A computed fold for a 528-nucleotide part of an RNA from an uncultured bacterium, annotated as small-subunit ribosomal RNA, 5' domain. Rfam family: Bacterial small subunit ribosomal RNA. RNAcentral holds the full RNA, with entries from ENA and SILVA. Model confidence (mean pLDDT): 83 of 100.

[in-house]
Context: one part of a larger RNA
RNA sequence: GACGAACGCUGGCGGCGUGCCUAACACAUGCAAGUCGAGCGAAUGAAGUUCCUUCGGGAAUGGAUUUAGCGGCGGACGGGUGAGUAACACGUGGGCAACCUGCCUCAUAGAGGGGAAUAGCCUUCCGAAAGGGAGAUUAAUACCGCAUAAGAUUGUAGUACCGCAUGGUACAGCAAUUAAAGGAGCAAUCCGCUAUGAGAUGGGCCCGCGGCGCAUUAGCUAGUUGGUGAGGUAACGGCUCACCAAGGCGAUGAUGCAUAGCCGACCUGAGAGGGUGAUCGGCCACAUUGGGACUGAGACACGGCCCAAACUCCUACGGGAGGCAGCAGUAGGGAAUCUUCCGCAAUGGGCGAAAGCCUGACGGAGCAAUGCCGCGUGAGUGAAGAAGGCCUUCGGGUCGUAAAACUCUGUUAUAAGAGAAGAACAAAUUGUAGAGUAACUGCUACAGUCUUGACGGUAUCUUAUCAGAAAGCCACGGCUAACUACGUGCCAGCAGCCGCGGUAAUACGUAGGUGGCAAGCGUUGUCC
Repeated sequence: GACGAACGCUGGCGGCGUGCCUAACACAUGCAAGUCGAGCGAAUGAAGUUCCUUCGGGAAUGGAUUUAGCGGCGGACGGGUGAGUAACACGUGGGCAACCUGCCUCAUAGAGGGGAAUAGCCUUCCGAAAGGGAGAUUAAUACCGCAUAAGAUUGUAGUACCGCAUGGUACAGCAAUUAAAGGAGCAAUCCGCUAUGAGAUGGGCCCGCGGCGCAUUAGCUAGUUGGUGAGGUAACGGCUCACCAAGGCGAUGAUGCAUAGCCGACCUGAGAGGGUGAUCGGCCACAUUGGGACUGAGACACGGCCCAAACUCCUACGGGAGGCAGCAGUAGGGAAUCUUCCGCAAUGGGCGAAAGCCUGACGGAGCAAUGCCGCGUGAGUGAAGAAGGCCUUCGGGUCGUAAAACUCUGUUAUAAGAGAAGAACAAAUUGUAGAGUAACUGCUACAGUCUUGACGGUAUCUUAUCAGAAAGCCACGGCUAACUACGUGCCAGCAGCCGCGGUAAUACGUAGGUGGCAAGCGUUGUCC
């Protein structure tokens, strides 16, 4: 000098940050991932209309609204934590002629004709529950054949060009295989669907170099090292397997043990260096512990599934349910770390044609002097100097212009009043223009109107009132700025080092005075 700090004493305000470093300990409760009815069958059934009416209402029509289920997209993002990991995990620079990429953009070509189910609903059975079985029946952008095949893939025999070893690109021949789905609208059109190519974005794999402690760790290794063949993967590869060979690493530190997420950065320092890896940003790993795959463009998946284990809960004892290292919060551990708050108004994300819905991401508010910065606790005049305290050589000195008193000011405070920016939209409506149409509607673009604020009646401003409501902490022997008195008497105590204290202690305790910093001051811990 610095801190994610803690402790002691003290404490007025504001702005901006920060806030479980310990038990990756266990978790009550609520919320944190849904959305689409313009994919589908169904259920629900408002307003209105018609008929009947005993004027209470009933029936039919109507189709707004809402929804369990099937289906689509998203739950692989966002958010948390740092246990593991000494590793191509990370950083940096390259390679892939060894790869994938949903949604998005551009381009080309296409969507013909059929079928069988199933959830839901209904009936029924089992079960305490969680849930499950059977029968009947129904739809689709769910599922399955057939057709078509420009293209793509595979096989086969070529040509041209290129390269970086395996090879790559383009062209054309033959054979085989391979696709689709509709919805809204009166239509135009729009949103989707299929195949292919290119792009963008995101990932996967490989390599050079770099960053740590112990040699009181010296030898380690059998899928081990390499080859051939096969399997597997999006893809190369002992990645896996069969066979063959006997290799591979190591004092330039293998192996083992211990420690540790890595970086941009942060702290310190003139620098070189040393230390750290909180907040913010990038990457990685993990989701009670261990293992596994499924679905999918993408996971071996925090709020998905299966198995095993520990723990907790329910139970009719037969069997079931759960996973806060999401946001709050609880217990525990600890020197120590916050509200079971408000809102989707903004930014961003998911779904949707849109309206919109969801969003503990995020925007805000709350708590904590936890840090940095700023402001205030008044200003001027005021005595050779009140009272009082302390000291005294008893003359006086000092606190001290300090107070009182007088004159002001009103930052802040209090009260009242005014009152934001953050809002850009989207939708609706009006108008103009464009493409299109026989014409309109609709679509697209532009302009006007209308509408949307959690924070918050907050910030800020104005007026009024009052010096009123706002100063402490540590030190005073030397280092080190700042001295006297009393008490104590090697006691009580102080202390970072040197050292003080045994009867005149500037070093202990108290008082007065003084010095330093100041809403803080000191102590402790850690790093330079």